Predicted 3D model of a 350-nucleotide part of an RNA (small-subunit ribosomal RNA, central domain) from an uncultured bacterium. The RNAcentral record of the full RNA draws on ENA and SILVA.
Context: one part of a larger RNA
């Protein structure tokens, strides 16, 4: 390098935007760059190869012919792909009209619950476990009433239900905004795929600055349990959790499955929409389009199992692996404030 492969065995980049690149719908002319045909040059001898000779034979050496797959230039030939004129519409995308929706932002608003404080009733325990005990309380607690502060999460609805590129989103009302998705088929006319690099989102925890802390809790005290018990249970309790602004760039960022197109029995549920019948109407059938679930045939698989939301069947492009350890470590280097991220070896060893 060929090749062979990435659900689970090594292996899909967490996920988008797009920049080089690499592929790219239907007609038609034109043009010959790639593409094929011819013809002429060259393509050193020597090896190799094939036939024939020479040393008795062979090793070895002579002759002759083929290849020399290439390069040059001419001459043609145009189906393909390139260029390039023009043209189309189904791919893309625009425009009207609909109907979904925890999608993003910001601002405002509520009611249950805890926990505090005031104040009322009211007294001797509460609390907590397998039992217990630290802990709270005769300075009046637990309970309960009634007023008040405050911070954080929204119970039912709620669904293999919805939205979002992924992380991820779930009270309520308003503002402003994104994105599918269905219909009509009026515009444009390949404007598409993918994407090395590059930029921009990216759970949790953790970090800087300055707010907040009610709940919960790393840690850190004591108290059980234990041979011990830096634990598992109990009682406190700080960091954090929560808001704003700025880092950080990781996760089993999982469907452990990369995105794009077409193509390949059925069935059966559900969601958002069309259409058509039928009915007075809710609605019911058919149908059809876009998501999401389940079960199954062909096929594929090592097996599990995947099966129109493919792990079947080609096609484009990206990314990845290449025996286990050493080791996601070392050096460098390049981001961080710093944790540490990111690239990413060898010796040895089995």
């Nucleotide at each position: 390098c060929u090749g062979g492969g990435c659900g689970u065995a090594a292996a899909g980049g967490g996920c988008g935007c797009g920049u080089a690149g690499g592929c790219g719908g239907u007609c038609u002319g034109u043009u010959a760059a790639g593409u094929c045909g011819g013809a002429u040059g060259u393509g050193a001898a020597a090896u190799g190869u094939a036939a024939g000779g020479g040393c008795u034979c062979a090793a070895c050496c002579c002759u002759u012919a083929a290849c020399g797959u290439g390069c040059a230039u001419c001459c043609g030939a145009u189906a393909c792909u390139g260029a390039u004129a023009g043209a189309c519409u189904u791919g893309a995308g625009u425009a009207c009209g609909g109907a979904a929706g925890a999608g993003g932002u910001a601002a405002g608003u509520g009611g249950a619950a805890u926990u505090c404080c005031u104040a009322g009733u009211g007294u001797a325990g509460c609390g907590g476990u397998g039992a217990a005990a630290u802990g709270c309380g005769u300075a009046g607690a637990u309970a309960u009433u009634a007023g008040g502060a405050g911070g954080a999460a929204c119970a039912c609805c709620a669904g293999u239900g919805g939205c979002g590129a992924a992380g991820g989103c779930g009270a309520c009302u308003u503002a402003c905004u994104g994105g599918g998705c269905c219909g009509u088929a009026a515009c444009u006319g390949a404007c598409g795929c993918u994407g090395a690099g590059g930029c921009g989102c990216g759970a949790a925890a953790g970090c800087g600055u300055g707010g907040g802390g009610a709940g919960c809790a790393a840690a850190c005290a004591g108290g059980a349990u234990u041979a011990g018990a830096u634990a598992c249970c109990c009682u406190g309790g700080u960091a954090g959790u929560c808001c704003a602004c700025g880092c950080c760039g990781u996760a089993a960022a999982c469907g452990a499955u990369g995105a794009g197109u077409a193509c390949u029995a059925g069935g059966u549920g559900u969601u958002g929409g069309g259409u058509a019948u039928a009915u007075u109407g809710a609605u019911a059938u058919a149908u059809u389009c876009g998501g999401u679930g389940c079960c199954g045939c062909a096929g594929u698989u090592a097996a599990c199992a995947c099966a129109a939301u493919a792990a079947g069947u080609a096609c484009u492009c990206c990314g990845c692996c290449u025996g286990g350890g050493g080791a996601g470590u070392a050096c460098g280097a390049u981001c961080g404030c710093a944790a540490g991220a990111u690239u990413g070896a060898a010796a040895c060893u089995c």